[in-house]
């Protein structure tokens, strides 16, 4: 220098053919228990890596930049 994959909640990850952003774990509260754990119920939690574009509408499509990983090439 070239190519590919990846970035979504505190963590691990879903999100189809563009149409109201989700699950599990964690945390908090309640129930249960003498108490703790387990279990049940509920709550909390997001500028979807940054910016721009297309569209009635973008996590999803296009451009660019940044971070992480892999491969190739040159020296």
């Nucleotide at each position: 220098g070239g190519g590919c994959c990846u970035g979504u909640a505190g963590c691990u990850c879903a999100g189809c053919u563009g149409g109201u952003a989700g699950a599990g774990c964690a945390u908090u509260g309640c129930g249960u228990u003498u108490a703790c754990a387990c279990c049940g119920c509920a709550a909390c939690g997001g500028u979807c890596g940054g910016g721009g574009g297309u569209u009635c509408a973008a996590g999803u499509c296009c451009c660019u930049c940044c971070g992480g990983g892999c491969c190739c090439a040159c020296c």
The prediction has a mean pLDDT of 81. The RNA shown here (transfer RNA) has 75 nucleotides and comes from Myceligenerans crystallogenes. The sequence is in RNAcentral, with records from ENA. Its Rfam family is "tRNA".